Small-subunit ribosomal RNA, central domain from a Candidatus Parcubacteria bacterium, 350 nucleotides, folded computationally. Model confidence (mean pLDDT): 89 of 100.
Context: one part of a larger RNA
RNA sequence: CUGGGCGUAAAGGGCGCGUAGGAGGCUUGGUGCGUCUUCUGUAAAAUCUCACCGCUCAACGGUGAGCCCGCAGAAGAUACGACCAGGCUAGAGGGUGCCAGAGGCAAGUGGAACGCACGGUGUAGGGGUGAAAUCCGUUGAUAUCGUGCGGAACACCAGAGGCGAAGGCGACUUGCUGGGGCACUUCUGACUCUGAGGCGCGAAAGCGUGGGGAGCAAAAAGGAUUAGAUACCCUUGUAGUCCACGCCCUAAACGAUGUUCACUAGCUGUCGGGAGUAUCGACCCUCUCGGUGGCGAAGCUAACGCGUUAAGUGAACCGCCUGGGAAGUACGGCCGCAAGGCUAAAACUC
Numbered sequence: 001c002u003g004g005g006c007g008u009a010a011a012g013g014g015c016g017c018g019u020a021g022g023a024g025g026c027u028u029g030g031u032g033c034g035u036c037u038u039c040u041g042u043a044a045a046a047u048c049u050c051a052c053c054g055c056u057c058a059a060c061g062g063u064g065a066g067c068c069c070g071c072a073g074a075a076g077a078u079a080c081g082a083c084c085a086g087g088c089u090a091g092a093g094g095g096u097g098c099c100a101g102a103g104g105c106a107a108g109u110g111g112a113a114c115g116c117a118c119g120g121u122g123u124a125g126g127g128g129u130g131a132a133a134u135c136c137g138u139u140g141a142u143a144u145c146g147u148g149c150g151g152a153a154c155a156c157c158a159g160a161g162g163c164g165a166a167g168g169c170g171a172c173u174u175g176c177u178g179g180g181g182c183a184c185u186u187c188u189g190a191c192u193c194u195g196a197g198g199c200g201c202g203a204a205a206g207c208g209u210g211g212g213g214a215g216c217a218a219a220a221a222g223g224a225u226u227a228g229a230u231a232c233c234c235u236u237g238u239a240g241u242c243c244a245c246g247c248c249c250u251a252a253a254c255g256a257u258g259u260u261c262a263c264u265a266g267c268u269g270u271c272g273g274g275a276g277u278a279u280c281g282a283c284c285c286u287c288u289c290g291g292u293g294g295c296g297a298a299g300c301u302a303a304c305g306c307g308u309u310a311a312g313u314g315a316a317c318c319g320c321c322u323g324g325g326a327a328g329u330a331c332g333g334c335c336g337c338a339a340g341g342c343u344a345a346a347a348c349u350c
Base pairs, nucleotide, nucleotide: 003322004321005320006319007304008303012318014201015200016199017198021194022193023192025088026087027086028085029084030083031082033081034080035077036076037075038074039073040072041071042070048066049065050064051063052062053061054060091191092188093187094186095184096183097182098181099180103177104176105175106174107173108172109171110154114150115149116148117147118146119145120144121143125136126135162169163168206247207246208245209244210243211242215241216240220236221235222234223233258317259316260315261314262313263312266295267294268293269292270291271290272289273288274287275286276285299306300305323350324349325348332343333342334341335340
C1' cells in the first nucleotide's frame, strides 16, 4: 500500500449554509455512449505458463501450444448505468388551518437583594475565624426606620421540562424576526442527499476605542497559618466581569458518538399536536404523529455498555486514525493590533 478502523484503546471537523464533485424514487418509449457476447486484426523476439525433446541430472537450451489485460474494426444483445423525450406521486417543497416554546434582535418597565449618600432613633461595640488579627466604630459604627441615587442579576414558577445547527437561551411588556410540530391530502412534480475548497456563526478568557462600575474579583497589599506559605482562611483591592462598536476563533466546543435515508420485539415516564371513545364540560381510556428520559428482545461490543434518539442491519457522501516521546513543537505559508490561531514535519530516542 491493500486493508482495518474512529463512545472510553490512535481517530467525528465546534456548528451551519453551500460551490465543484460523488450518490440518486416509480414508470413508458427512443438512442446503443458505458456494459456484455461473437468474429477479425494488432499485441516483435526474449521473458512467463503447459506439453514434448536435447545436454548423464539440473540450471541452461530447442520445438510446439497458450492465458490475462489493452487497442482498432465488424456484427449483435439492451437487463442495469448514461443520455434524449414523455408520464407519475410514495422523496422533497409549497398552500390552508391549528399549536407549543428561556429561539434571535431592539426598546421600555418592575420588585427583591446589595452598595452609597442624606436624615431620624440609639450606644459601644461591629466584623471576621478553627482560634485570631489586619479592618470598621464615640468626628457615633453595627442594628433599625425613612428618603434618594447606582449598577448588575432576575428568587419562587423550574421539571430526567422547553427552544435553538452548534456556541447557547430563564423577571415582565411591546415591536420586529428565524425555525419547528400536528391536521387536511389542495398544489408543484425528483425540484433530493452529502459536500473538498469557500462563506457565515461560534462559551469563557483576552485585545482596541469610548462609556459604565453596585456586587464579585485575577494581579497587588496587609493579617493569620506554617519549618517556610510567593497558597488554602481573613481584611482590603485594580484589571476584568456590564454597555456600544471592532477584533480574537479557542474549549472536557462532550452524547468524548459527522450528516441523510431505510429496516429490525417491547414496557414505562414526560413535553407538544391530532383522532376515536366518553361526557353538559374538563378528566379518564384507546390509537396515532413529533420531541425528550429510564429499562430492556434480537443483534453488536475487548469489556464497560449500546439497544427504533443504536454503538444493531444496510445504503450515500464528507472528516479523521495508522506505536510512545520529541510535538500539536520547529521551519515555511496564511490569518491576527497583540496574545496567539490554522496548516504541520524531522533528526534523535524508547